Transfer RNA from a Bacillota bacterium, 76 nucleotides, folded computationally. It was read from a public genome assembly. Its Rfam family is "tRNA". Rfam classes the family as a transfer RNA. About the family: Transfer RNA (tRNA) molecules are approximately 80 nucleotides in length.

Parts: sequence; structure tokens; C1' cells
RNA sequence: ACGGGAGUGGCUCAACUGGUAGAGCACCGGACUCCAAAUCCGGCGGUUGCGGGUUCAAGUCCUGCCUCCCGUGCCA
Repeated sequence: ACGGGAGUGGCUCAACUGGUAGAGCACCGGACUCCAAAUCCGGCGGUUGCGGGUUCAAGUCCUGCCUCCCGUGCCA
């Protein structure tokens, strides 16, 4: 440099054909317990990497850029 893949709560990951952004863990509060752990109940938490475009409507489609991973190659 070229080709391919990925980016969504703090972490790991879902989201079907474009139609209400969710789960588990973590965290906070409560129940239970002599206390704690485990278990159970409730709660908090999002600029869907950053812009632009299409659309009544975009995590999803188109486009530019950024970061990471894989492969091929160039220089030395």
C1' cells in the first nucleotide's frame, strides 16, 4: 500500500426483512444470615467509533474518516 473482518451500557455479547436499543455479569438498594458468602427481589447505567447522505422511520442501507484484528505485498 491492497484485500477481508470488527467497533452497541463498566465487561462479554444479542437485536430476524429498516419499525419501541436488550440480556448476562459487574455496580447500588433491599430480603435472608449472628456477620459474610451464596440465593432471591428491585434499581441504575447508551452520542450504537466520528461525520455526511437516503428514508415517514437507520445499530441495520450508501459514503468519507478513525481505531483494532487477519491475510498478501513493498522498502530497508
Its mean pLDDT, the model's own confidence on a scale to 100, is 82. NCBI's taxonomy places the organism under Bacteria, Bacillati, Bacillota.